Molecule: small-subunit ribosomal RNA
Organism: uncultured prokaryote
RNA sequence: AGAGUUUGAUCCUGGCUCAGAUUGAACGCUGGCGGCAUGCCUAACACAUGCAAGUCGAACGCGAAAGAUUCCUUCGGGAAUCGAGUAGAGUGGCGGACGGGUGGGUAAACGCUUAGGAAUCUGCCCAGUAGUGGGGGACAACUCGGGGAAACCCGAGCUAAUACCGCAUAAUCCCUACGGGAAAAAGGAGGCCUCUUCUUGAAAGCUUUCGCUAUUGGAUGAGCCUGCGUGAGAUUAGCUAGUUGGUGAGGUAAAAGCUCACCAAGGCGACGAUCUCUAGCUGGUCUGAGAGGACGAUCGGCCACACUGGAACUGAGACACGGUCCAGACUCCUACGGGAGGCAGCAGUGGGGAAUAUUGGACAAUGGGGGCAACCCUGAUCCAGCAACGCCGCGUGUGUGAAGAAGGCCUGCGGGUUGUAAAGCACUUUCAGUAGGGAAGAAAAGCCUAGGGUUAAUACCCCUGAGUCUUGACGUUACUUACAGAAGAAGCACCGGCUAAUUCCGUGCCAGCAGCCGCGGUAAUACGGAAGGUGCGAGCGUUAAUCGGAAUUACUGGGCGUAAAGCGCGCGUAGGCGGCUUGUUAAGUCGGAUGUGAAAGCCCUGGGCUCAACCUGGGAAUUGCAUUCGAUACUGCUCGACUUGAGUAUGGGAGAGGGUAGCGGAAUUCCGGGUGUAGCGGUGAAAUGCGUAGAUAUCCGGAGGAACAUCAGUGGCGAAGGCGGCUUUCUGGACCAACACUGACGCUGAGGCGCGAAAGCGUGGGGAGCAAACAGGAUUAGAUACCCUGGUAGUCCACGCCCUAAACGAUGAGAACUAGCCGUUGGGGGUAUUGAACCUUUAGUGGCGAAGCUAACGCGAUAAGUUCUCCGCCUGGGGAGUACGGCCGCAAGGUUAAAACUCAAAGGAAUUGACGGGGGCCCGCACAAGCGGUGGAGCAUGUGGUUUAAUUCGAUACAACGCGAAGAACCUUACCUGCCCUUGACAUCCUCGGAACUUGUCAGAGAUGACUUGGUGCCUUCGGGAACCGAGAGACAGGUGCUGCAUGGCUGUCGUCAGCUCGUGUCGUGAGAUGUUGGGUUAAGUCCCGUAACGAGCGCAACCCUUGUCCCUAGUUGCCAGCGAUUCGGUCGGGAACUCUAGGGAGACUGCCGGUGACAAACCGGAGGAAGGUGGGGAUGACGUCAAGUCAUCAUGGCCCUUAUGGGCAGGGCUACACACGUGCUACAAUGGUCGGUACAGAGGGUUGCGAAGCGGCGACGCGGAGCUAAUCCCACAAAAGCCGAUCUAGUCCGGAUUGCAGUCUGCAACUCGACUGCAUGAAGUCGGAAUCGCUAGUAAUCGCGAAUCAGCAUUGUCGCGGUGAAUACGUUCCCGGGUCUUGUACACACCGCCCGUCACACCAUGGAAGUUGGUUGCACCAGAAGUAGGUCGCUUAACCCUCGGGAGGGCGCUUACCACGGUGUGGCUAAUGACUGGGGUGAAGUCGUAACAAGGUA
Repeated sequence: AGAGUUUGAUCCUGGCUCAGAUUGAACGCUGGCGGCAUGCCUAACACAUGCAAGUCGAACGCGAAAGAUUCCUUCGGGAAUCGAGUAGAGUGGCGGACGGGUGGGUAAACGCUUAGGAAUCUGCCCAGUAGUGGGGGACAACUCGGGGAAACCCGAGCUAAUACCGCAUAAUCCCUACGGGAAAAAGGAGGCCUCUUCUUGAAAGCUUUCGCUAUUGGAUGAGCCUGCGUGAGAUUAGCUAGUUGGUGAGGUAAAAGCUCACCAAGGCGACGAUCUCUAGCUGGUCUGAGAGGACGAUCGGCCACACUGGAACUGAGACACGGUCCAGACUCCUACGGGAGGCAGCAGUGGGGAAUAUUGGACAAUGGGGGCAACCCUGAUCCAGCAACGCCGCGUGUGUGAAGAAGGCCUGCGGGUUGUAAAGCACUUUCAGUAGGGAAGAAAAGCCUAGGGUUAAUACCCCUGAGUCUUGACGUUACUUACAGAAGAAGCACCGGCUAAUUCCGUGCCAGCAGCCGCGGUAAUACGGAAGGUGCGAGCGUUAAUCGGAAUUACUGGGCGUAAAGCGCGCGUAGGCGGCUUGUUAAGUCGGAUGUGAAAGCCCUGGGCUCAACCUGGGAAUUGCAUUCGAUACUGCUCGACUUGAGUAUGGGAGAGGGUAGCGGAAUUCCGGGUGUAGCGGUGAAAUGCGUAGAUAUCCGGAGGAACAUCAGUGGCGAAGGCGGCUUUCUGGACCAACACUGACGCUGAGGCGCGAAAGCGUGGGGAGCAAACAGGAUUAGAUACCCUGGUAGUCCACGCCCUAAACGAUGAGAACUAGCCGUUGGGGGUAUUGAACCUUUAGUGGCGAAGCUAACGCGAUAAGUUCUCCGCCUGGGGAGUACGGCCGCAAGGUUAAAACUCAAAGGAAUUGACGGGGGCCCGCACAAGCGGUGGAGCAUGUGGUUUAAUUCGAUACAACGCGAAGAACCUUACCUGCCCUUGACAUCCUCGGAACUUGUCAGAGAUGACUUGGUGCCUUCGGGAACCGAGAGACAGGUGCUGCAUGGCUGUCGUCAGCUCGUGUCGUGAGAUGUUGGGUUAAGUCCCGUAACGAGCGCAACCCUUGUCCCUAGUUGCCAGCGAUUCGGUCGGGAACUCUAGGGAGACUGCCGGUGACAAACCGGAGGAAGGUGGGGAUGACGUCAAGUCAUCAUGGCCCUUAUGGGCAGGGCUACACACGUGCUACAAUGGUCGGUACAGAGGGUUGCGAAGCGGCGACGCGGAGCUAAUCCCACAAAAGCCGAUCUAGUCCGGAUUGCAGUCUGCAACUCGACUGCAUGAAGUCGGAAUCGCUAGUAAUCGCGAAUCAGCAUUGUCGCGGUGAAUACGUUCCCGGGUCUUGUACACACCGCCCGUCACACCAUGGAAGUUGGUUGCACCAGAAGUAGGUCGCUUAACCCUCGGGAGGGCGCUUACCACGGUGUGGCUAAUGACUGGGGUGAAGUCGUAACAAGGUA
């Protein structure tokens, strides 16, 4: 410090997710030791049991028992002494307000933090001052009596005090009308006997000490007041009557409406009052670079609370955790009459919960209470126990050890890896274990003694020192020594990317994983297991939570044209901000000093535990606040001045600016009249509609309403909405010129107020045209639409509402600054020929463009540039601008405005493609123009379907269907039935035997089985070997079994279309672009020109084959012009001219001429030429697309079968047949059929072959066998259409299917199931609906010939060959396909795309709802426990006074005020639930349509 994820790719915006740190954690797996910390976050839920606050005999009065000893005894017992002034309770004092627990309540509260303040109190403690005199009366305990189950209570009597009460005194304190008044106390303990009195002993005295009283000061602690700060919500906007203030009184320790009476009407609030929800606050903790954000366990400070609510008492201190009273709920006891209780103390129990410990030890230390002290108490505390809950440390061995062991896993079978890892050998012993030794935590106090202080004192007491005697829970402590032995001690998660680390097996969209993206549908590095690896390590993962990353709330540090985001516009309040200048002040600002900012923590630096964690000393820091002293530039306050901002006055001209009244013409419609006749109107085409009752058309006249053509213009005006005939009148604003006046008067603007298109609403008018709704006609599968004919609200006017728009420049307002150029509107100035024009200035309004900005597009003085001021708004998509609530509205609705839930995206700009019922250009038998077909018939053939035991399999839009198959009777053959074989029909290896091979017979459908005959080979180093056959065992063979979506190879298709790319450079943030676009041209990315491109590659073309012309060479089997012979056949001699054959060359290149064109490329025409513009044809197929086809040509991964899915054999099937389709053949006839005669090819094939002549047969064919391994012979007598002649006219002398009979040939065999021949038979069919195919010249059409395959089988298929031989192309509008440029896009699996809504089903959350049930709260009223205060004389009363009667004072009771619980009524808020209902979201391949994206087919 970043990364993953939107896309085909890119940049941006933007969310989601991850890597880090952390925790009082929990859960899963695992677990050796120690140190230090930490441990109910939930039910402030309920609690059994024990303990947690007592102590003092030196304040006081009482006062046992067990037991022991002695004595007495009637043996039952009694007495005395000790135990013992002990235990015990009581009076009294101090302490139970500390310590410990918890966080329920509490939000602008003085609760907390920080800084201050004045009107206070303070036990014990310290220092000072002054006292501590003299009396009195009770009450507990106790005794007696009584009540009660108990708790406890009542009555009578006795008694002490440091308990209680007067009196005296009063330095000080308090009050004061300054005269005065008022108000205290308590004694205890030790010592002495010097002094005094009685002399047993006591009293007095003295002295020391602990107390007591009053008071001053301190210290400590506490109370009160104030400023700033200290959560969320405005869908909480108004709150408040003791409320705000005053006066007086009361009250408190103390100020104060703290309380009361009266008076005034204030006080708080948009700088957020009130209300609601949530919450203890803080030092700090976690995180972060910081600023911040989140939290407030342990430790420290403060607060609040103690079952819930209320209340006071006592006291220095409480409205009191282990005190009291009352009310309530709950629990317990009860004899039913009454009582008792409060773990949010320490343990512990139940419950709740994901979850949190022992009913431990000790007061040894530290601290606290009491005490003179010893000492007692102390669940504070110190320790121990439990828990890996956290942090820190240590260990689980170390070295050596390659045969790289075994085993595991993988494998390309060679090996690799686990792995020096183990074993083995040599060492060590930390920790744990056993046995010993053994610190520190202990200081004191007590006793004794020395010195000093105090004192009259050598007592007492205090301080210091020596001695003595003890005090340890932890503790089997820490530490240390010895012993034995590698001995007792390693797991967890992960391994697709992010993110370090990969292979095999299993599984097969299943099981499962997943933090995000996403894996899994038969080869899963993503699931499960294994092996290996990586990370951390006594832990490791997961979950939850916080911060970070997130600049994703942006103060530091973001944005708003199109991504979310500028209010529709103005006026203006508060607020914020504000020109130039002098002085003042010093609030902001800056600097210094002082105080404070507790300790702990963090940081730095020392020290102590062996280190560390941890503990500890010091420092720094604590960014803050307050006080004070300075500075005065800037901001502010204030006094004064200025003119440039702003405004006023003067003079001008421009304008659809607004309101009002009047007027005008054109047009539509309607009405009346004339002319006139059959249609009009409307559409893509029609129809509805109008019209013979006279329309439309045309002319004249009239009515009425609405809107104002031309001018008209990125022209004008207005704040925006908006404004358009002409005139009148009222009125707003802007601009220009000159410069007189005011003197900052300004800008913005939360709330507020006003304006605000269209539609809509209310009332009343008006209504020509247009026109929602509606009706009809069309269109359509439907058409509640688009189109047409009508047509009502409305549109218009007046008044009143509504208040929204893509109210848009999707761009808030104001100010300043920052290159240019070109238009245009208004005003001014200048030059000038006073017209036009030009220059300049100012205010608008447009186009381009520099810098700059921007994600890009783009913006660019009218900024989206650079700055300043103010306002508004945004924070992922959906849910949703919705629900609820509030406000506004007559309504429609508007405004403000969420959440649950759900997704990992949604989005902007640009790029490349693809696509478009977008556009431009161009091409192609693409259309058109033609010729001939298919689709109808019969047959052939292939396919689908059906059938079947099987009808083997594949191909199946173009690009499957006379395709694989260049030839299924058996074979082929893969299919079916049946019969057989199991190392196999075939390959390699091993062992044994045998030559191999062969003859024949029998059984069987055959495979096969049984028997049988002949035969002993080749090489040899004599061991044996090679080939072949048989048998045996196992490794293995075999598979046309599956997967063409695991593959190679091959092929089809777009397409013989002209394209597809690269290097370098340049442009762009980038994907990419450029080049390759443009102007021409071409069959062509062919060439030329231009050009930020320059070059290059694969394609095109050419090179290759063939054909067309000529030449050279050669001359047999081919040829024969001339010569000769001839059987008349190039037959022979011969010839080498020609044809031809097959080798080599020439030729064609836009080369030449003319024109066009840009002086180009090229095109057009011409000449010459056999051929002319690639001459014709072929081969040749770029980058790629279609998961195209093929596992059945072949090869091949994986899977599957292994007495079978392999192998053999026989028979059957692939040939089936209601039907449908494709491709063909033959026809329907006269351009013909039949018969007769007659002519002319080319290219092939042939020895298992072609097969001549000749003979036989009507014929297929048979007999025959010449010749030929082929320019020689044969197929092949031959072509066929053609030509000549004859004949024939309708289902025919057309057509030949079908069928019958008789044959031929091939073959082991023609039944299923061959071809051919002859005779006979003679079906459909008379040119073929919608639709559709081929072809542009030697082509179509037509005619025959040959070949491959092959025993045979093609008349029809395929591949070739030649013969005869056309028509047409105006042209590119349209259909199809393609190329290129451009445009739009929400597509990228790319239009066979994407995608919307209703309905149906399932699930989820949510709104409404008659209501129902809780919680909380306001108001009004009732009620009123305990308590306090006031009143009161009904009862009662020790101290004091008294004139002895009584009084003062107190208590009880009663009553008044306040008030908790409770109750009644009525509201608010909130939560849960609710028949039914509304929409929303999500779901698999449902239904209906097709709204949007292209002109999305109506933008």